[in-house]
Context: one part of a larger RNA
């Protein structure tokens, strides 16, 4: 490189959207690039291969064919691929009625819970553990109860439930706004699939503003216990941080450890949203999702199993034995912290 492979053995890119490129529906024409076929040059020579000769034989040498898988050019086919026309709808979209959800963004609003502060009752403990102490408290604490405040997350409903490209989305409401499914004509006519680079999005920590806020939790940090020690598990404090706003970071078991799209291959079952039919029943049907269990089938097993790891067809991206080492260097982003690309000696 070719060939084998990617849930678990090395290996699916964190997700989209998309440029190039690769591939790509049906039917007519017509071209004749690409393919197929004839003929025509060329493809030096040694060497290689065969056949035959010459040195007494081999090596050596000579001679003929073949080979030289390829380039050029030319006359031809015309199924398939390609180019040019012209139609065609099934792929795709577009309209138009329904309908769905924690999809997304911004205001506004609740009640619980929980810290504080005021008052008020009230008194000696409370609090915390396996005991325990450090804490808090007679300067009046816990506990009640009534007001007031402030940030934060939104019990029940809630589900094997829904949404959303993935990160993810959950209290109500309003506006703004993206998606998807269904059903019915009707519109365009292959307008499609991938997708190298690009581009954008991307939990959590983290950075940055002499930003803003700060109830609970709570890295560092102090004490207290615990033990041989305890730089931990317990426990009492608590900073930064978790929230908001803007701007960055761009990594995660970013998992379904399973790229994307199209087809085809037996059935149940429960659950979600549509549509159609009636015999209204625990009914039949027909779409999209979400799940479990299973036929063929595959799979080293586990296990998948119309949501495939099955059978096939295009496009990407990766793998090639552990260590070294996701390091070293370079380069490229980055305020940093660090990411992206990524070796090699050596050594097993």
């Nucleotide at each position: 490189c070719u060939g084998g492979g990617u849930u678990u053995a090395a290996a699916g890119g964190g997700u989209g959207c998309g440029u190039a490129g690769g591939c790509g529906g049906a039917a007519a024409u017509u071209u004749a690039a690409g393919u197929c076929u004839g003929g025509g040059g060329u493809g030096a020579a040694a060497u290689a291969u065969u056949g035959u000769g010459g040195c007494u034989u081999a090596a050596c040498c000579a001679u003929a064919a073949g080979a030289u898988u390829g380039c050029c050019u030319u006359g031809g086919a015309u199924a398939c691929u390609g180019g040019g026309u012209u139609u065609c709808u099934u792929g795709a979209a577009u309209u138009g009625g329904g309908a769905u959800g924690a999809g997304g963004a911004u205001g506004g609003c609740g009640g619980a819970a929980u810290g504080u502060g005021a008052c008020a009752u009230g008194u000696a403990g409370c609090g915390g553990u396996g005991a325990a102490a450090u804490g808090c408290a007679u300067a009046g604490a816990u506990a009640u109860g009534u007001c007031a405040u402030a940030g934060a997350a939104c019990a029940c409903c809630a589900a094997u439930u829904g949404c959303g490209a993935a990160g993810g989305c959950a209290g109500c409401u309003a506006u703004c706004u993206g998606g998807u499914c269904u059903c019915a004509u009707a519109u365009u006519g292959a307008c499609g699939c991938u997708g190298a680079g690009g581009c954008a999005c991307g939990a959590a920590a983290g950075c940055g503003u002499g930003g803003g806020g700060g109830a609970g939790c709570g890295a560092a940090c102090a004490g207290g216990a615990u033990u041989a020690g305890a730089u931990a598990c317990c426990c009492u404090g608590g900073u930064a941080g978790u929230c908001c706003a803007c701007g960055c970071c761009c990594c995660a078991a970013a998992c379904g450890a399973u790229g994307c799209u199209a087809a085809c291959u037996c059935g149940a079952u429960g659950u979600u949203u549509g549509g159609c039919c009636c015999u209204u029943g625990a009914g039949g049907u027909u779409g999209a999702g979400c799940a479990u269990c299973c036929a063929a089938g595959c799979g080293a097993a586990a296990g998948c199993g119309u949501u495939a790891a099955g059978u096939u067809a295009g496009c990407c991206a990766c793998c090639u034995g552990g260590g070294g080492a996701g390091u070293a260097c370079g380069a490229c982003c980055g305020c940093a912290a660090g990411g992206u690309u990524g070796a090699a000696a050596c050594u097993c």
Notes
This is a predicted structure of a 348-nucleotide part of an RNA (small-subunit ribosomal RNA, central domain) from a Saprospiraceae bacterium. The sequence was found in a public genome assembly. Rfam family: Bacterial small subunit ribosomal RNA. Gene Ontology terms of the family: structural constituent of ribosome and ribosome.